[in-house]
This is a predicted structure of a 97-nucleotide RNA (c-di-GMP-I riboswitch aptamer) from Peristeroidobacter agariperforans.
The sequence was found by an Rfam model in a public genome assembly.

RNA sequence: GUCCGACAAAGGCAAAGCCACCGAAAGGUGGCGACGCAAAGUCACCGGUCUAAAGAGCGCCGCUUCGGCGGCGCUCCACGACAGCGGGACCGCCGGA
Numbered sequence: 001g002u003c004c005g006a007c008a009a010a011g012g013c014a015a016a017g018c019c020a021c022c023g024a025a026a027g028g029u030g031g032c033g034a035c036g037c038a039a040a041g042u043c044a045c046c047g048g049u050c051u052a053a054a055g056a057g058c059g060c061c062g063c064u065u066c067g068g069c070g071g072c073g074c075u076c077c078a079c080g081a082c083a084g085c086g087g088g089a090c091c092g093c094c095g096g097a
Base pairs, nucleotide, nucleotide: 002097003096004095005094012037013036017032018031019030020029021028022027035084041090042089043088045087046086047085048082049081050080055076056075057074058073059072060071061070062069063068
């Protein structure tokens, strides 16, 4: 350096759920909690998935100085997320070959 991970040792992380906070949401952070994890360590680069605030389109309603403006609904959309969906990149503990 590469590959492998048994039931070893030392340790690590923490799904769902509940509480608090942040966020429009997806989701995140902290606490409790353990379903699991040998990279369940880090990074949104590729694919995928989730959300749709802003923006755009359409419809309805209201206002209008007739230029437009506002409200509600639907659709599209990531510049928002997910690393515990797959791939990739970087880094790393123990043991073995």

The prediction has a mean pLDDT of 89.